Context: one part of a larger RNA
RNA sequence: GGAUGAACGCUGGCGGUGUGCCUAAUACAUGCAAGUCGAGCGAGUGAGCCCUUCGGGGCGAGCUAGCGGCGAACGGGUGAGUAACACGUAGGUAACCUGCCUAUUAGCCUGGAAUACCCGAGAGAAAUCUCGGCUAAUGCCGGAUACGUGUUUGGGAGGCAUCUCCCGAACAUAAAAGGGGCAAAUGCUCCACUAGUAGAUGGACCUGCGGCGCAUUAGUUAGUUGGUGAGAUAACAGCCCACCAAGACGAGGAUGCGUAGCCGACCUGAGAGGGUGAUCGGCCACAAUGGAACUGAGACACGGUCCAUACUCCUACGGGAGGCAGCAGUAGGGAGUUUUCGACAAUGGGGGAAACCCUGAUCGAGCAACGCCGCGUGAACGAUGAAGGUCUUCGGAUUGUAAAGUUCUUUUAUAAGGGAUAAAUGGCUAGGACAGGUAAUGGUCUUAGUUUGAUAGUACCUUUUGAAUAAGCAACGACUAACUACGUGCCAGCAGUCGCGGUAAUACGUAGGUUGCAAGCGUUAUCC
Numbered sequence: 001g002g003a004u005g006a007a008c009g010c011u012g013g014c015g016g017u018g019u020g021c022c023u024a025a026u027a028c029a030u031g032c033a034a035g036u037c038g039a040g041c042g043a044g045u046g047a048g049c050c051c052u053u054c055g056g057g058g059c060g061a062g063c064u065a066g067c068g069g070c071g072a073a074c075g076g077g078u079g080a081g082u083a084a085c086a087c088g089u090a091g092g093u094a095a096c097c098u099g100c101c102u103a104u105u106a107g108c109c110u111g112g113a114a115u116a117c118c119c120g121a122g123a124g125a126a127a128u129c130u131c132g133g134c135u136a137a138u139g140c141c142g143g144a145u146a147c148g149u150g151u152u153u154g155g156g157a158g159g160c161a162u163c164u165c166c167c168g169a170a171c172a173u174a175a176a177a178g179g180g181g182c183a184a185a186u187g188c189u190c191c192a193c194u195a196g197u198a199g200a201u202g203g204a205c206c207u208g209c210g211g212c213g214c215a216u217u218a219g220u221u222a223g224u225u226g227g228u229g230a231g232a233u234a235a236c237a238g239c240c241c242a243c244c245a246a247g248a249c250g251a252g253g254a255u256g257c258g259u260a261g262c263c264g265a266c267c268u269g270a271g272a273g274g275g276u277g278a279u280c281g282g283c284c285a286c287a288a289u290g291g292a293a294c295u296g297a298g299a300c301a302c303g304g305u306c307c308a309u310a311c312u313c314c315u316a317c318g319g320g321a322g323g324c325a326g327c328a329g330u331a332g333g334g335a336g337u338u339u340u341c342g343a344c345a346a347u348g349g350g351g352g353a354a355a356c357c358c359u360g361a362u363c364g365a366g367c368a369a370c371g372c373c374g375c376g377u378g379a380a381c382g383a384u385g386a387a388g389g390u391c392u393u394c395g396g397a398u399u400g401u402a403a404a405g406u407u408c409u410u411u412u413a414u415a416a417g418g419g420a421u422a423a424a425u426g427g428c429u430a431g432g433a434c435a436g437g438u439a440a441u442g443g444u445c446u447u448a449g450u451u452u453g454a455u456a457g458u459a460c461c462u463u464u465u466g467a468a469u470a471a472g473c474a475a476c477g478a479c480u481a482a483c484u485a486c487g488u489g490c491c492a493g494c495a496g497u498c499g500c501g502g503u504a505a506u507a508c509g510u511a512g513g514u515u516g517c518a519a520g521c522g523u524u525a526u527c528c
Stems, first nucleotide, its partner, number of pairs: 001528004006524005013375006019368002021333001026331003030328003035070003040067002043064003048059004077286003087210007096203002101199007109143004118133006148173011178191005212258003219249003224246006231239001261283004265276004288309005311322004339365001341364003347361001348359004378408004388399004413465001415463004422455001426451009472517005477498003483512005493500002
């Protein structure tokens, strides 16, 4: 000199844009952060309408506790752990999986038994639970079929031992006759369902190389190193187990201890290098602490389950409930870090045929000079060089064109008026085209109209008023740009280094002046 997620002191006008618990991975009141589908199912409720013998009956938009489906494994947070194939990079898998999506092939036949909701009975303070009975499905379980797929096996071709491809044989293996629309003909169409193949996407495993300190850590290791067999897994493998062998790693630093999430990047530097790993992006790990599995395409699962532990809360003392390292917010810690805000309008995500619903992701607003950038605090003229201040050799010098004054301007401010972009879609209404179909729905594309904005009456523009609303901080001995007076008298104090102060202090304090930077300035801390 540059830099910072900064803090402290003094000061503080505006806008844009970014950033904002680095400390206690400490504990958390309250609200919200993951739902959705009635076009899967039974049941309940039900605005309104119709009929009625006035008892009631029928149709029915809408709503939804339960069963069921999909999602909840994404998105969001944090960096405790981890020195490791965790990460980065380059490869490998003839050792693997992949819901939704895309393309394509073949199907979608026939039966059955339950159960929630509900009804009845009961236990409990509650959380909740038990018993009996009824019922449905795209829930569950049989049977048929097998283009295929899997296993075993025969033949052929290729390869890298295991393998890949082609032609066969045996055995095994599937579904929702579902739902919506149109038509009324056993039909068409859309969404689902089943079995494959290919793709895409996402993951899993293996390997080479690379990136911390300490040798005042020198030896370490028994599932340890390898083999055979069996098991487990999506899959290879001591991954696990039985048996066998005695190996394996290490001064090219094993093992141990300490520290640490890694990277793209960021800071600095001419570079080489050094330092850092906030925000944004990629990967990993974690979810009070420790452990475990279940469901599922995917988890060993932040807002799921079970167990143990610590803590907090409720309790009728028998027993229960909880997990902000999601967004706000509270306490605590600390030098130190924000609102218990608005909206789903946009982008994206989940569900749904769609309308739509949900979304503290996100978009916005609020707070903070925390950073960067921009603008302003006026401009021109103005010498009797006014007054006042300060210094003085008492002549004057300086503040200083500075002020006053004159002539202007109006960024900003204030008030009034106008007023966006972000909106594209999707839906609805009315058409059109294309392919198929007897036709109608439906599908794809398209035209016109209409509808959708949290921010926000915001940005921006025009006009009104009037220099009006707006300057500080530090330094002035040398390094280092900038000096005098008074006070003090080795005192009070200053100080980054040298050093200054003991009666003429340009070094302390005040004043005037000057210098530097400027809505900031200085100090402290850290890095180069």